Notes:
A computed fold for a 76-nucleotide RNA from a Campylobacterales bacterium, annotated as transfer RNA.
RNA sequence: GUCUCGUUAGCUCAGCUGGUAGAGCACGUCACUUUUAAUGAUGUGGCCGUUGGUUCGAAUCCAACACGGGACACCA
Numbered sequence: 001g002u003c004u005c006g007u008u009a010g011c012u013c014a015g016c017u018g019g020u021a022g023a024g025c026a027c028g029u030c031a032c033u034u035u036u037a038a039u040g041a042u043g044u045g046g047c048c049g050u051u052g053g054u055u056c057g058a059a060u061c062c063a064a065c066a067c068g069g070g071a072c073a074c075c076a
Base pairs, nucleotide, nucleotide: 001072002071003070004069005068006067007066010025011024012023013022019056027043028042029041030040031039033037049065050064051063052062053061
């Protein structure tokens, strides 16, 4: 340099054919008893990497860029 995969909640990850963003863990509150905490209920938490574009409508499609993984090539 080229190709390819990925970027979504604090962490790990889902998200179909474009139509109001989800789970587990963590965290807050309540209940309970087996009390360094467990269990159950409930709740908070998101500019969907950035900037543009297409569209009535974009996490989803397109382009550029950024960051991370992998493959190949080049130079020395």
It matches the Rfam family "tRNA". Rfam describes the family as follows. Transfer RNA (tRNA) molecules are approximately 80 nucleotides in length. Rfam classes the family as a transfer RNA.